[in-house]
RNA sequence: GUAUACAACUUACCUUCAACAGGGGGAUAACUCUGGGAAACUGGAACUAAUACCCCGUAACAUCAGUUUCGGCAUCGAAACUGGUUAAAAGAUUUAUCGGUUGGAGAUGGGUAUGCGUUGUAUUAGCUAGUUGGAGAGGUAAUGGCUCACCAAGGCAACGAUACAUAGGGGGACUGAGAGGUUAACCCCCCACACUGGUACUGAGACACGGACCAGACUCCUACGGGAGGCAGCAGUGAGGAAUAUUGGUCAAUGGGCGCAAGCCUGAACCAGCCAUGCCGCGUGCAGGACGAAGGCGCUAUGCGUUGUAAACUGCUUUUGUACAGGGGUAAUAACGGGCACGCGUGCUCGCUUGAAAGUACUGUACGAAUAAAGACCGGCUAACUCCGUGCCAGCAGCCGCGGUAAUACGGAGGGUCUAAGCGUUAUCCGGAUUUAUUGGGUUUAAAGGGUGCGCAGGCGGUGCAUUAAGUUAGAGGUGAAAUCCCGUUGCUCAACAACGGAACAGCCUCUGAUACUGGUGUACUAGAGAGUAGAUGCGGUUGGCGGAAUGUGUAGUGUAGCGGUGAAAUGCUUAGAGAUUACACAGAACACCGAUUGCGAAGGCAGCUGACCAAUCUAUAUCUGACGCUCAGGCACGAAAGCGUGGGGAUCAAACAGGAUUAGAUACCCUGGUAGUCCACGCUGUAAACGAUGAUAACUCGAUGUCGGCGAUAUACAGUCGGUGUCUAAGCGAAAGCGAUAAGUUAUCCACCUGGGGAGUACGCUCGCAAGAGUGAAACUCAAAGGAAUUGACGGGGGCCCGCACAAGCGGAGGAACAUGUGGUUUAAUUCGAUGAUACGCGAGGAACCUUACCCGGGCUUGAAAGUUAGCGAUUGAGGUGGAAACAUCUCUUCCAGCAAUGGCGCGAAACUAGGUGCUGCAUGGUUGUCGUCAGCUCGUGCCGUGAGGUGUCGGAUUAAGUUCCAUAACGAGCGCAACCCCUAUUGAUAGUUACCAGCGCGUAAUGGCGGGGACUCUAUUGAGACUGCCUGUGUAAGCAGUGAGGAAGGUGGGGAUGACGUCAAAUCAGCACGGCCCUUACGUCCGGGGCGACACACGUGUUACAAUGGUCGGUACAGAGGGCAGCUACCCAGCGAUGGGGUGCAAAUCUCGAAAUCCUAUCUCAGUUCGGAUCGCAGGCUGAAACCCGCCUGCGUGAAGUUGGAUUCGCUAGUAAUCGCGCAUCAGCCAUGGCGCGGUGAAUACGUUCCCGGGCCUUGUACACACCGCCCGUCAAGCCAUGGGAGUUGGGGGUGCCUGAAGUACGUUACCGCAAGGAGCGUCCUAGGGCAAAACCGAUGACUGGGGCUAAGUCGUAACAAGGUAGCCGUACCGGAAGGUGCGGCUGGAACACCUCCUUU
Repeated sequence: GUAUACAACUUACCUUCAACAGGGGGAUAACUCUGGGAAACUGGAACUAAUACCCCGUAACAUCAGUUUCGGCAUCGAAACUGGUUAAAAGAUUUAUCGGUUGGAGAUGGGUAUGCGUUGUAUUAGCUAGUUGGAGAGGUAAUGGCUCACCAAGGCAACGAUACAUAGGGGGACUGAGAGGUUAACCCCCCACACUGGUACUGAGACACGGACCAGACUCCUACGGGAGGCAGCAGUGAGGAAUAUUGGUCAAUGGGCGCAAGCCUGAACCAGCCAUGCCGCGUGCAGGACGAAGGCGCUAUGCGUUGUAAACUGCUUUUGUACAGGGGUAAUAACGGGCACGCGUGCUCGCUUGAAAGUACUGUACGAAUAAAGACCGGCUAACUCCGUGCCAGCAGCCGCGGUAAUACGGAGGGUCUAAGCGUUAUCCGGAUUUAUUGGGUUUAAAGGGUGCGCAGGCGGUGCAUUAAGUUAGAGGUGAAAUCCCGUUGCUCAACAACGGAACAGCCUCUGAUACUGGUGUACUAGAGAGUAGAUGCGGUUGGCGGAAUGUGUAGUGUAGCGGUGAAAUGCUUAGAGAUUACACAGAACACCGAUUGCGAAGGCAGCUGACCAAUCUAUAUCUGACGCUCAGGCACGAAAGCGUGGGGAUCAAACAGGAUUAGAUACCCUGGUAGUCCACGCUGUAAACGAUGAUAACUCGAUGUCGGCGAUAUACAGUCGGUGUCUAAGCGAAAGCGAUAAGUUAUCCACCUGGGGAGUACGCUCGCAAGAGUGAAACUCAAAGGAAUUGACGGGGGCCCGCACAAGCGGAGGAACAUGUGGUUUAAUUCGAUGAUACGCGAGGAACCUUACCCGGGCUUGAAAGUUAGCGAUUGAGGUGGAAACAUCUCUUCCAGCAAUGGCGCGAAACUAGGUGCUGCAUGGUUGUCGUCAGCUCGUGCCGUGAGGUGUCGGAUUAAGUUCCAUAACGAGCGCAACCCCUAUUGAUAGUUACCAGCGCGUAAUGGCGGGGACUCUAUUGAGACUGCCUGUGUAAGCAGUGAGGAAGGUGGGGAUGACGUCAAAUCAGCACGGCCCUUACGUCCGGGGCGACACACGUGUUACAAUGGUCGGUACAGAGGGCAGCUACCCAGCGAUGGGGUGCAAAUCUCGAAAUCCUAUCUCAGUUCGGAUCGCAGGCUGAAACCCGCCUGCGUGAAGUUGGAUUCGCUAGUAAUCGCGCAUCAGCCAUGGCGCGGUGAAUACGUUCCCGGGCCUUGUACACACCGCCCGUCAAGCCAUGGGAGUUGGGGGUGCCUGAAGUACGUUACCGCAAGGAGCGUCCUAGGGCAAAACCGAUGACUGGGGCUAAGUCGUAACAAGGUAGCCGUACCGGAAGGUGCGGCUGGAACACCUCCUUU
C1' cells in the first nucleotide's frame, strides 16, 4: 500500500431511545493586609462563591455469579430468569429555551491483529535468554512476554536470518509501442517528528510544534545569588549553495474554534507584490513603391551579382500604448428585525446592513507607426557559403575531427538558416540500447560450457481409469478515496485553466459453477529405467610372477692410437691401453616389430607375456519389478605434468650449475659433463591449449562410403540389424570459416557461464594448503577502441613452376700507378645553381680566357638593358677632344634618308600605359624525362557465384620470347599492352642510268673509264618478289616441338632500330620553356671592368695511357664506311725538322677536297724500369683570338716520375658479338675531346646446367603488415604527472558488550507531618535518559617509507612475438637470468614445409 478480522476494544461534540435529578457538608482562588527577590517569581495571614469538591438516600436493561433455551467461527456469543454488589446528578433563564446524570443504539474518529507486497551488499552465514512456548498473576479501553515468578527448550535462517549501507510510504509524475526504467517538487491520503534525549500529567482524544518536569548542547538577561528561550507556522535575517520571493491587504467570501446570540479569534483562506521558472494567448504593422538609389560585400571586375520591395517616399489601420470618461454592473447569500403558515421548529416572504481585491474586468472617445527583437548556428550527422586575417600558432570540438600559407571547421566581415519574447549552455532522467534480452540475447573461433563423475535439496517428468478442485477458467458481489490521465459536454472573447458526466484504475477479497491441462490421492499398465538368463569384447583398473633387446657399469681376454663431437671446432675420454671386439656379471628404467582416423575408460588416461581379484560395455531373449526416471546449486569423490613431505631406489635422460663454442654481447639456441627430478610406497597439492576451445539427457530430420564388436545364416560373397568410430554431402543453420543423425539442424528439461579493452584473475577480506600456491574476487584510474571471420594487396632467412650475361663456363676490364674528367669535403670575397642507392657523380654542359655567368669585388643607371603605342625633334650620321679600367659623363665641328605628296624607314628624347627578377615553393602545377621494364602484364561489358569486400573471365593441362596459341572450363566477348604493320641490313627481278660502273667494240696514254660508246656487271634509288613451320619424317588430341631433312641468299620473331600498357617512386626539373601563389622595385632589376666557376691535406665514381716481345722502333706496302666543306674543305708548288706559313687550282660537291690504322714484308731491340712507359719540368717556336698571367691547343729539342698485371670486392659481353684498329661529325674564333654520337677494318672463346647470388613473372601458403618488413612490436631502466595497495602509527565515527553512578517520573511500600474525609507531603525500592571506566570488533581520514599500475616528447639497453619471425608458438608447473626471456617435464595446434603410408572424392 492493499484485502480482511476484533466473539479482544474505545469514541467529547451530533442524532435517537429509555430512566432520572431527593437531602446535606466543608473548603479555596480572585480581592485585602503583610514579607522575600535585581528579576522571574514567591511565602504568610484573613474573607468568600459556584454547573468546583465531599457525604447520605433511591436504583436499573450497568456489573458479578448461577440456571434454562437458542446459536456459532476454536477461545465462545445472544436472550430469559434468580441472587448479590456498586456508583448518580446542577443549575441558568428574557419561560422561547440552553444545560446535568445513568444506560442502549447510530454516525464519525481512533486502537489492535492477520495474509500478500515493499532497496542494495554473501568480500555480512549463522542469529536469539524475555529469546520461543506453557499455565498463573499484574497491567491496559482492549488481545498479547506488554510485564513478572515458575516450568519446558524452543524460535528464525540459503525462498537469505543476523549485520552493514541507503531510504519516509502511497495516489501519482517523467519517459517508453508496450513490458519496463527513473522519481517522490506542487495537490491529496497515511506515518513520523517539533533544539537533542528521557518522562509522565491533564483529557473522550497527547506521552502534546506555539503545555509541564528532568538531563544535555547552544543563545540571551543578571545586582553573580539566580533566571529566560526554542520559526521543520506566515513574513523576515544570517550561513551554506549553481539556485528559490513581501518583515503586504482583508476576514468581503469559503472553512474552523468559542459563544444562546451580537460577536471575537483565525499569516487556514481569499487577494495583492517579486521572478520570461513553465504553459497559453496577443503584438512589434499593412498595401503600394526600381533609378533595382546610396553604402556594404563578392566576382570571370569598362561591368555584373547580392543585401533587395528591403529603404526613402505615398496611402491605410489602431490590437497594444498614453490620456480622459463610463463601469458601485457580476461575485450576495448568510446573519439581524418584522410578518404569515402549521405538525411549535421548520418553511415562505418583506425590510435593513456588509467588498480586501479595485478608480479592477469590461465599454467608449481622442492621438499617432506612433511604445515594442533577440539569440544560436552555417565541414558531416543537420536546415544554412563566400571573402579577409592567422599559419599545428592563436584557437575550435557533442562524435568523427579541423588548424603545419590558397581553412565553407579558428577570428572578423558580408550573406544565409533555425527558433522567437525568447534563444543558447550546463546538470539530471527515460528513450533510441533486443547494450541485462519476461515480452526480447547469447556461450566452436568474437566475452562466455564448470577438468570429470556421483548425488541430497530444488526444477522437470511415460500410459489408462476414478476421485478431488490447489493452480487454471466463467459468472456474480464487495473494494480499488478524491484529484490526476483518457473521452464527451459546459464556463471564462479563444486558449492555458476550471466545472460536470462517463470510462478507466490490468489489483485484492468473497460466493457459485466448469474440469481439458498441471497438481494431490487411489488403482492399473509396460514402450522409459532396472533386474534375470545366454553369449561376446577390450592397451579398462588393482596386485603378484616371468621375459628378451638396448643402455650404463664392473671384471677378464684380444688389440693399438686415437675416440668422441660439430656447420666448423673445442671442452671431454685415451699409451696408467681408450674407442672397437669377445666372454661373464650386475643395475635400474622402458617395452621395438604387431600398430591402424584400431580399441577401452566419466574425464585425467591406458600398450612385453601371464595369474588372481574388481568394474564396465555390447548383443540376443522378452522371464521379473512396475516410472523405480532426467538434471543438479551447495556437498562428496576422481583428477596429466611439474611441485612438496617421509622412506627407498638411482640405469637413462636431464631444470639448476660448470666448462667449450657462436656472438658486438650470448645469463640462449650447438657440444661435453652434471644435481634435484624422472622410478617405487605412503601422504599432500588440485592446476593445464584438463580442447571437439562444442555441458548432460530425450525425441525427430535426405543420402554416399570406410572401419571395430555382436546377432541371424552352411559361408571368409553379399545384403539386413544393434552398438561404437571416421570421411564426404542434401535440407537447414551460421558473421563467415564451417557444422551437417557423433549437428553448430528442429524441439523439450535441468545445470554452468558471458555483458567494451586495459587496470586484473591483480588488491583487500575469507576458506583450503607444510609450502609453492589454489578458490572466491573488486575499485579508483585510463583508452575509443580491443576482438572474430573473410577479401585484396604487400611481405616471408615459406613452397612449386619459369625467365634474364642472374649464376655457372669463358674473353676482356675496374679496384694498385700516372694523368684527364665529374662529385664529396675543405678552402675562399666568390669558389653560382641543380642532380645524391639501384634510377647522382665524362650528369644539365653537343665544348667557362672576355662573353657565356646565374657567383664575388668595385664603378654607374632608375619607365629602366630589350619590345609595343602616342606627341615632338632630327642626315640616319661622320670626324675629333677631355676624364675614366670600362660602362659612362662631357665638349667642339658637320648635317637631314626615300618619296611629287600623303606617308614610310631609322635614331634621339619628355610624359604616360605597360617593365624586369636564373628570387622562393617540382610538396600548388602543365609539359618533358628517369626507373621497375620491351617485364607480360593491366582492365572492361554482360552473365554467373558471394550478405559483402570481392571473385570468375585472367584459374587448370600443355605450349610459347610473349595473357603466344591450343585443349578443358560459368563463362562469353572486348580494350590497352605482346606480335604484325614502319625504317636499315642480308638474296633477287623490273625500271632508270649521272657525277657512279667498264664485259665486249673502238681511240688514246709511260700509266689511269682519260675519251667515243655501252646498260651487261658493281653501285646508286624507286618499286616488287622472297620465309609462311609452307613441304617431308617422327611425336603429340591440338597448339606445337624435334631433325647433320629437302629446297633456299636467308629457317623457325633471320640480324638491328624506332615503338615503353595500367601504374609505382609527393622520383627529377619553377635554371630550357610555360604557369598559380608569395617576395624585391634608386634593387633580389640593369650596364661595365676585374676576379671566380680551373682553389687542394684528402675520399669516391667514370675514363685515357701503360707496365711490354701476340711487343717497341726504323723502312717499305695493301684495303674502308659514314660524314663534312665557301669568313669553308683545299689538290699541286715553294719555305720550314715540324706545328705551320706563302702562293695557287678545283669544288656549294656520287664530279673537287678532307683521309685510315691495325694488317702484310724486311731490319733491329732480347727481358732490363729497358729502344717499355710517357707523367713532370726547362728552352725555343706555331696558331686562334681586343686579349692565352690566373686559364687554350699544337710543334721541335731536352728532361724521363710512378708503374713489372694490381687485396677484399666488382663491371661488361653469347657472333660479325667481345676484344682490338683507326676514321668522321656536332658544339666551336680557338680549345682543355682521353668525353658524346656515329662509321667501317681485323675478328675470337664459352654456355654442363639452374643447386646457389641478384632482379622479375605466375600459382599457392602464413601474417598481429596496409605509410604495407626501411612494417609491426615486447620488457627492464631513466624523467614527469595521476589514481591506488601495504605501512610503525596518529586521528575521527556509528553500533554492541561488561561494570559503576544515576535526574525527572510512573508504579509499589510506608508508624511519627498536613487534612473531618478524599487525599497529600516526606522517605524508601525497582526501572531509565544522561555521565564515567574497560576490553574488543567494524568503517573512514591521514602517515616517513614502500609495491605494482596507468598516461606521457623523437630518452637508454636489447629484439621476445607477428613469415618456418630466423631455436614453431602457446598452456600449466619448477628453476634460473639486466630485461624482454631461457631451459626442464607433460600437454595443445590456435604451426609452416617436405617425404612416405593409408583412406576418401572424381574420371